The RNA shown here (small-subunit ribosomal RNA) has 1485 nucleotides and comes from Candidatus Roizmanbacteria bacterium S4_G22. The sequence is in RNAcentral, with records from SILVA. Model confidence (mean pLDDT): 81 of 100. Taxonomically the source falls in Candidatus Roizmaniibacteriota (Bacteria, Bacteria candidate phyla). Its Rfam family is "Bacterial small subunit ribosomal RNA".
């Protein structure tokens, strides 16, 4: 620094995620040590239990209790215990003094001068420093203590005695407070009132202390500019409110309080409300930036001390461990009263995910109190607990094998795990064990004149630390390994478990789940969760947008605050700039250096600390006061010129429609085609009169004109703007504009008018499955006019605010001025503005495009936008008669949602070609019988596979047994078959018989055999690896095939072009069967395809003639060759070529001669594991294998694919004719005999141009039948035969005889075929014993008919369009109904917080007034709270509604996207299950 993720691919915009850093953390696995920090973030919940502020006997009266001395006195164990009494030391409650306002905790509360910061003043400051003075004399209480009582208790009441550094009085002092006079004064003088004191210890030097002032310090106390949170769905707030005097009241200034007066202040630069929230120094991140987050530990300020109010004491409080009062809650209580306050330190309960010991010490630092000694201290300072964080350290080093085992993978060869262990040799962090052992210690205290010299203090601790000595001994996990993102393998499992941060992974070969190896990576820690920063220019000040992605308000038209603003003087210096100068605490951050072994950490020194003030300077720009100027801006005259601009009257033609009145007679009107309807009561259509509404053809245009909205027949009247020319005037008067005002299509309201067409609703007729639509008939309200309302549109230009200004041009229109031409001309040409169009350079955009009318380049100012969806809703306000407009969220929920371009594909889009595609023309098919094969149904089994085309006489070029895979039974197990290995044995080979038996086997017997005599090979047996499997998976997979298609198409080097996916090239013209050929042309050129080469026919030449052939080479045969190329001539068409297209001459053949091979780049996860191979995977006395019999051939039916028919262009009979290709020794099988005939007997010839098979049929002739179910047509069945085979019942084919069925030319529908072809008519081959053969492959014979043409089907190719489609139109996608689940939203209500108002009681306190003056009482006002009443705010529940999101395969229809099949869409109506539909305007997207 970035990356992942919309798409077939691209660019963009744009939002989700990720990689880092951080934490008072907390959870999982896991744990060796040590340092230093750090540890209730929740319940300002409750709290047992100990401690956390006392101290001073040098202020006092004293002596409960203690030590010592001396004294008496008792016990006796003769030095000991005990009582008394006195001193000293002390000291327990009291009196008093200082201190409990610090220090510790906590963050509820506070949006304030609370914080921070900068200046200020009308103040008060115990203990401390200073300075100068002072400290006289008197007094009467009271606690303690003792007396009595009252209570459970806490705690009180009386009576008596008494002390002070407790209080009282008097004196005195001052620069002190007060008044009064003088003075101009707050500053000085006079003069007057008022207020003071306290002792104690002494070593007798003094030492501590009191009292008045004055000054310092120290803290504190008021006020002030400026700064730092969200919300206008909070727009007016305020009556002590603003201010003034006069009074009170404070330490002090003030509405701080009070009386009166006045009628002010606050506010879009957000008052007021509402919600949050302790502020800062700092800390966390960041480019060490600007920001963003946050406010633990430390450190400064504030607030609180169970909620709420109050004061008292003091220097200091309205007081955490004090007081009163009032609630709540806890305890004691003898029921009358009474204690209490951990957000101090430990602890415990509870809450929570979660946060430590009821630890030592005052040794250090600091605080009280004291003279001191010292006491007291849960501040501190330690140790403890936690891997909670940072640091640091171990867990060992060095040799040691082509490398143990063991796991694991394997293409079995090996390879990792790996020098890693084992072993050796060697250190000692640490661990043990012994031994030694601090710093921190400054002071205090005794003695001394001093100087000094002595004592004596450490919790932390026998601890850090140092020696020795032994010990590799105790010490490695934790995550990850598809992308991102360092790291791959086996197994399991099979859209299941389950994984995921985001993409996604898992439906049976999962590097993505679980697991083992192996690997990355951090490492005593490692991962995961939460939360911040960051990446994120994703809120843009640095630092983005708004034409079509989200976004320019309808007109921004008139304007108001605001914001900015033209040239040029002169003045100020407020911004701006420079210099100093003062604070910004300390600590953190950063630089340096020191200490701790390093480091973490700590000290010390810099520097910063981007801010605030103060002074001095400058004076370019900005600002502000004041002159000028004339070019912005506006005025006037004037020539004018233009115009659907407004508004108001008026008048006119055309058409339409009503009435009359006249002709006339059957329809009309309407549609894709109808029907409704209108007409014989006279319709339509035609003349002729009057009447009505409404709207203004032509002109008429990318033409005018306004701000938009929008505006068109002529006249008139009043009005508004515009542009250009020319004079002359004012002098910056100007731009923009939040709020406000004004206009503002159609629908649509209200009241009155008027409707002629038209026409939502509505009614009918069609259409269709339906048709609440699209067509048609009618038709209401509306469209119109007036007078108010509404306020909205795709209210748009090319989805483009407004003004200035600069930046290449060419070309139209309008419309104005002015020049030139020769004024003939309503003529030409030029210039210059306005205005509206088209193209275009620079440049700009993601592109598309825009390009002096910018969407380029700047400036000004306003709107306005931040992922899709919920949602332009909900709630609340505001405006409306209503419809509904404006403003406008959140929960959920999804990874996308979008923009422009790009290939494809498709379109009931658009050209242009093309094929037996369709049209023509022939014969089928679909009906009928059989035959085949198929699905379906039966079976014990009916193996199995193929499935629009491109499965269905396919696979199978032939199922009776085998095939064969399937069924029922029988049997076998190293196996029917391979290959190795061990071990045994007979044997060297294998055949015969018996017995069971359907067979296969099994069981027994018999004969005999080879050798170089050691053995070894085979060969049997057992055993173990392995065999076998037509068992699955064709979606693991090779091969092979099918199709699109014999379509003309699919690429590639280079180059150019475009950010880019792509494109050109291959696009265009002309032509071709053809991307086939020319031509032009950012293409040149090149491959696979195409064509040609290859074969076969057809002609001819040549050579060879065997078995063809009578001869002799004509045939015929083999084999090599020619030969055709639009080459040649005429004539047309296109610009020429290229090509076509008519003729013609040669020529067997004429434009690709015909016919075969031969299948481009790829699509169908197309087909096949069952042909053949093959990864995996299953089964191994069975899914192998062997045998017997069965089945694949089963039949209500459905389909496909043939066959034979239906007949006279036939059928039967009988005679005589003409082929080709091919086969043949387990073969063809002559000719002769047998049989009616299948056939059978015998046999010659052929290994084939020789012999056989072989007769060819149709067709010729001649006869017969004569239009019927027949002499058609032959199924089906009965006899009786023959072959082939071990067998012919299921299941074969032939043959004769007999039977004679359906069928009379086929419904929708649908197939082949452009010539030697359709059609017709035998021939022969493959499998094969034999055959279901009408199948399939092949060969000849006879031998037609039509193609105006490309509208239409169908299929393909180019091109171009459009797309919301990429699984690609079999797509894509909308609404309602059903079901689950979710969040919010209305809601009768109920329950909660919280405010203000009003009333009514109100406690301690305060005040104020009476009465008593010892104490007290009594009223009045104000208080916390509590309570009543209507009300404001806000939250939780909530039957039930109505919407919204969501959830693989639910109905129902098909609105959108292609002209989406009725072009979409917007606004407004009004109507319908649903999408939707119709009217009216509108936009083109």
């Nucleotide at each position: 620094a970035g990356a992942g993720u919309u798409u077939g691919a691209u660019c963009c915009u744009g939002g989700c995620u990720c990689a880092g850093g951080a934490u008072g953390a907390a959870c999982g696995c896991u744990g060796g040590c040590g340092g230093u920090g750090u540890g209730c973030c929740u319940g300002a919940g409750a709290u047992a239990u100990g401690c956390a502020a006392g101290u001073c006997g040098g202020a006092c009266g004293g002596u409960a209790a203690g030590u010592u001395u001396u004294a008496g006195g008792a016990g006796c164990u003769u030095g000991c215990u005990c009582c008394u009494a006195a001193a000293a030391c002390a000291c327990g409650a009291g009196u008093g003094g200082c201190g409990g306002a610090c220090g510790g905790c906590u963050g509820a509360g506070u949006a304030a001068c609370a914080c921070g910061u900068u200046g200020g003043a009308a103040c008060c400051u115990g203990c401390c420093c200073c300075u100068a003075g002072g400290u006289a004399g008197g007094g009467g209480a009271u606690a303690g203590c003792u007396c009595a009582c009252c209570g459970a208790a806490a705690g009180g009441u009386g009576g008596g005695a008494u002390a002070a550094u407790a209080c009282c009085c008097u004196a005195u002092u001052g620069u002190a407070u007060c008044c009064c006079g003088a003075u101009u004064a707050u500053a000085u003088c006079g003069g007057g009132a008022u207020u003071a004191a306290a002792g104690c210890u002494u070593u007798c030097g003094a030492g501590c202390g009191c009292c008045a002032a004055g000054g310092g310090a120290u803290g504190g106390u008021c006020c002030u500019g400026c700064g730092g949170c969200c919300u206008a769905u909070c727009a007016g707030g305020u009556a002590g409110u603003u201010g003034g005097u006069g009074g009170g009241g404070u330490a002090a200034c003030g509405g701080c309080c009070u009386a009166c007066c006045a009628a002010g202040c606050c506010a879009a630069u957000g008052a007021c409300g509402g919600g949050u929230a302790g502020c800062u120094g700092g800390u966390c991140u960041c480019a060490u930036g600007a920001g963003g987050a946050u406010g633990a530990u430390c450190a400064g300020c504030c607030a609180g001390a169970g909620g709420g109010g109050g004061a008292c004491u003091g220097a200091g409080a309205c007081a955490c461990g004090g007081c009163c009062c009032c609630c709540a809650c806890u305890c004691c209580u003898a029921c009358g009263g009474g204690a209490g306050g951990c957000a101090g330190c430990a602890a415990u309960c509870a809450g929570g995910a979660a946060u430590a010991g009821u630890c030592g010490g005052c040794a250090a630092u600091g605080g009280g109190c004291g003279a001191a000694a010292g006491c007291c201290u849960g501040a501190c300072c330690g140790c403890g607990c936690g891997a909670c964080a940072c640091c640091g350290c171990g867990u060992g080093u060095a040799g040691g094998a082509a490398u143990a085992a063991g796991c694991a993978c394997g293409a079995a060869a090996g390879u990792g795990u790996g020098u890693a262990a084992a072993c050796u040799a060697c250190u000692g962090u640490g661990g043990u064990a012994g031994g030694g052992g601090a710093a921190g210690a400054a002071g205090u205290c005794u003695c001394g004149c001093a100087a000094g010299a002595g004592a004596u203090u450490g919790a932390c601790g026998g601890u850090a630390c140092c020696c020795u000595a032994c010990u590799a001994g105790a010490a490695a996990g934790g995550a990850g390994c598809c992308g991102c993102u360092a790291a791959c393998u086996g197994c399991g499992u099979g859209c299941c478990a389950g994984a995921a941060g985001c993409g996604u992974c898992g439906g049976u070969a999962a590097u993505a789940c679980g697991u083992g190896g192996g690997c990355u990576u951090c490492a005593a820690g490692c991962g995961u969760u939460a939360u911040c920063c960051g990446g994120u220019u994703u809120a843009a000040u640095u630092g983005g947008g708004c034409g079509u992605a989200a976004a320019g308000g309808g007109u921004c038209g008139u304007g108001u605050a605001g914001g900015c603003g033209g040239c040029u003087g002169u003045a100020u210096a407020a911004g701006u700039u420079a210099u100093c100068u003062u604070u910004u605490a300390a600590a953190u951050c950063c630089c340096a250096a020191u200490g701790c072994u390093c480091a973490a950490c700590a000290u010390u020194g810099g520097a910063a600390c981007u801010g605030g003030g103060g002074a001095u300077a400058a004076u370019a720009c900005u600002a502000u006061a004041u002159g000028g100027c004339u070019u912005g801006a506006g005025u006037u005259u004037u020539c004018u010129u233009u115009a659907g601009g407004g508004u108001a009257a008026g008048c006119g033609g055309a058409a339409c429609u009503g009435a009359a009145g006249g002709a006339g007679g059957a329809g009309u009107a309407g549609u894709g085609a109808a029907a409704u309807g209108c007409g014989u009561u006279g319709a339509u259509a035609c003349c002729u009169u009057c009447g009505g509404g409404a709207a203004c053809a032509c002109c008429a245009g990318u033409g005018g004109c306004g701000a938009a909205g929008g505006c068109g027949g002529c006249u008139u009247a009043c009005u508004g703007g515009a542009a250009g020319g020319a004079a002359a005037c004012u002098g910056a008067c100007g731009c923009u504009g939040a709020g406000a005002c004004a206009c503002g299509a159609a629908a649509g309201c209200u009241a009155g008018g008027g409707g002629a067409g038209c026409g939502a609703a509505g009614c009918a007729g069609a259409u269709u499955a339906g048709a609440g639509a699209c067509c048609u008939g009618c038709g209401u309200a509306g469209u119109c006019c007036u007078a108010g309302c509404c306020c909205u549109a795709a209210a748009c230009g090319a989805a483009u605010g407004u003004c200035u200004g600069c930046u290449a041009g060419c070309u139209g229109c309008a419309u104005u001025u002015u020049u030139c031409u020769a004024u003939u001309a309503a003529g030409g040409a030029a210039a210059a503005g306005u205005g509206u169009g088209g193209c275009g350079a620079a440049g700009g955009u993601a592109a598309c495009c825009c390009g002096u009318u910018a969407a380029g380049c700047a400036g000004a100012c306003c709107g306005c936008c931040u992922g899709g969806g919920g949602a332009g809703u909900a709630c609340g306000g505001c405006c409306g008669c209503a419809a509904g407009g404006c403003u406008a969220a959140a929960a959920c929920u999804c990874a996308a949602a979008g923009g422009a371009a790009u290939u494809g594909g498709c379109g009931g889009g658009g050209a242009g070609g093309c094929a037996c595609a369709c049209a023509a023309u022939c014969a089928g098919u679909g009906g009928a019988a059989c035959a085949u094969g198929u699905g379906g149904c039966u079976c014990a089994a009916u193996u199995c596979g193929a499935a629009a085309c491109g499965a269905a006489a396919c696979g199978a070029a032939g199922a009776a047994c085998c095939u064969c895979a399937c069924c029922a039974g029988g049997g076998u197990u190293u196996g029917a078959c391979a290959u190795a290995c061990a071990g045994c044995u007979g044997c060297u080979a294998a055949c015969c018989c018996u017995a069971u038996g359907a067979a296969a086997a099994u069981a027994g017997g018999g004969c005999u055999c080879c050798u170089u005599c050691g053995a070894g090979g085979g060969u049997g047996c057992u055993g173990u690896a392995c065999a076998g499997g037509u068992g699955c998976u064709g979606c693991a997979u090779g091969g092979c095939u099918g199709u699109c298609g014999u379509c003309a198409g699919u690429u590639c080097g280079u180059u150019c072009c475009g950010u880019g996916a792509g494109g050109a090239g291959u696009g265009c013209c002309c032509u071709u069967a053809a991307g086939u050929g020319g031509g032009a042309c950012a293409a040149c050129g090149a491959a696979c395809g195409c064509a040609a080469c290859c074969c076969c026919c057809a002609u001819c030449u040549u050579a060879u003639g065997u078995u063809a052939c009578a001869a002799g080479u004509a045939u015929c045969a083999u084999a090599a060759g020619a030969g055709a190329c639009u080459g040649c001539c005429c004539g047309a068409g296109u610009u020429u070529u290229a090509c076509u297209c008519g003729g013609g001459a040669g020529g067997a053949a004429g434009g690709a001669g015909g016919g075969g091979c031969a299948g481009a780049c790829g699509u169908c996860a197309a087909g096949u594991c069952a042909g053949c191979a093959u990864g995996g995977u299953c089964c191994u006395u069975a899914u192998a294998c062997c045998c017997u019999g069965g089945g694949c051939u089963g039949c209500a039916c459905a389909c496909a694919u043939g066959u034979u028919a239906c007949a006279a262009u036939g059928g039967g009979a009988a005679g005589a004719a003409c082929a080709a290709u091919g086969a043949g020794u387990u073969g063809c099988g002559a000719a002769c005999c047998g049989g009616c005939g299948a056939c059978g007997g015998u046999a010659a010839g052929c290994c084939a141009a020789u012999c056989u098979c072989a007769a060819a049929a149709a067709g010729c002739u001649u006869c017969u039948c004569u239009c019927a179910g027949u002499u058609g047509g032959g199924a089906u069945u009965g006899a009786a035969g023959g072959c082939u085979g071990c067998a012919a019942u299921u299941c074969g084919c032939c043959u004769u005889c007999a039977u004679g069925a359906a069928c009379c030319c086929g419904g929708a529908a649908u197939u082949g075929a452009u010539a030697g072809u359709a059609a017709u008519c035998g021939c022969g081959g493959g499998u094969c014993a034999g055959c279901u053969a009408u199948a399939c492959c092949g060969c000849g014979g006879u031998g037609a008919a039509u193609a105006c043409g490309u509208u239409c089907u169908u299929g393909c190719c180019u091109c171009u369009u459009g797309c919301a489609c990429a699984c690609a139109c079999c797509g894509c996608c909308c609404g309602u109904c059903a079901a689950g689940c979710c969040a919010a939203c209305a809601a009768a209500g109920u329950c909660g917080u919280u405010g203000a108002u009003a009333u009514u009681c109100g406690a301690a306190c305060c005040u104020c007034g009476c009465c008593a003056u010892u104490a007290g009482g009594c009223g009045g006002g104000g208080g916390a709270g509590a309570g009543u009443a209507a009300u404001g705010a806000u939250g939780g529940c909530g039957a039930u509604g109505a919407g919204g999101g969501u959830u693989a395969a639910g109905u129902c229809g098909u609105a959108a996207c292609a002209a989406g099949g009725u072009a979409u869409c917007c606004g407004u109506u009004c109507u319908g299950g649903a999408a939707g539909g119709a009217g009216c305007g509108g936009a083109u997207g």